[in-house]
RNA sequence: GAUGGUUGGACAGUUGCGUAGAAAUGCGAGGAAAGUCCGGGCAUCACAGGGCAGGGUGCCGGCUAACGGCCGGUGGAGGCGACUCUAAGGAAAGUGCAUAGAAAUAUACCGCAUAGCUGACGCUGUGUAAGGGUGGAAUGGCGAGGUAAGAGCUCACCGCAUCCAUAGGUAACUAUGGGCGCAGGCAAACCCCACUCGAUGCAAGGUUUUUGGUAAAAGGAUGGUCCCGUCCGCUAAUAGGAAACCGCUGGAGCAUAUCGGUAACGGUAUGUCGAGAUAGAUAACUGUCGAAUACAGAACCCGGCUUAUAGAUCAUCUU
Repeated sequence: GAUGGUUGGACAGUUGCGUAGAAAUGCGAGGAAAGUCCGGGCAUCACAGGGCAGGGUGCCGGCUAACGGCCGGUGGAGGCGACUCUAAGGAAAGUGCAUAGAAAUAUACCGCAUAGCUGACGCUGUGUAAGGGUGGAAUGGCGAGGUAAGAGCUCACCGCAUCCAUAGGUAACUAUGGGCGCAGGCAAACCCCACUCGAUGCAAGGUUUUUGGUAAAAGGAUGGUCCCGUCCGCUAAUAGGAAACCGCUGGAGCAUAUCGGUAACGGUAUGUCGAGAUAGAUAACUGUCGAAUACAGAACCCGGCUUAUAGAUCAUCUU
């Protein structure tokens, strides 16, 4: 210096707070609880199919409930290196590339060469893209030959696009040899292609009684819209319940061991039950240990990503 972890107060006593329990007694904020950026579980719309619109992803293979996540590779970029990042389908379907500049899928402003005209300065025509200017980018690069002057015009060596053959790899792709071409670049510009996606969300939702009216193919519903298909309801009043109870915490859970796998992860066995508030709980004092405090407080739950982080400590690798 790089990568990956652990911890981020512990124990005892006294008083106090919330919750489970009849009681004894048990439990009581995080590695990110933050952001609300993704994906789900669950709930409501009764359940599906096809089209259009709209959104998301975009190299290959694997993991997962799924993902824009993770693991392992390939290509490219950075670094002396360990490693880090990813702007990674298509430019031969089409449109576009502001400003500057003569010209941005093409062109000639300055310049160079040459012919003519003029007393001279200069003007006109033809050729040119090596030099200069503008720009993010200007007829692939460098060298030699050649030319009136130049230019892949020709040649050798490279570069890029594309095609073929051989070998390796599941594949992305790599290596070698050869052909053809030299307007290439930008799609995190519009667009095309492939795959995929219903909407709303715990402030979702659910929970009581009695009496009427209306409907049989009309109406209503099917959560962007249309079609198809399917389903049956719609409406009025009264009494009570309530700011109550459920949802609300046993999970794609956690720990240990072992097997398979490069790994992510999966299987098996054993054990275990870690807050459920709702004007919103976990505080104060004492003693011991101590590096002892940084970022910071659950509100249905889980898997990720991103951001903030004092101090202490471990392992491997590079210089």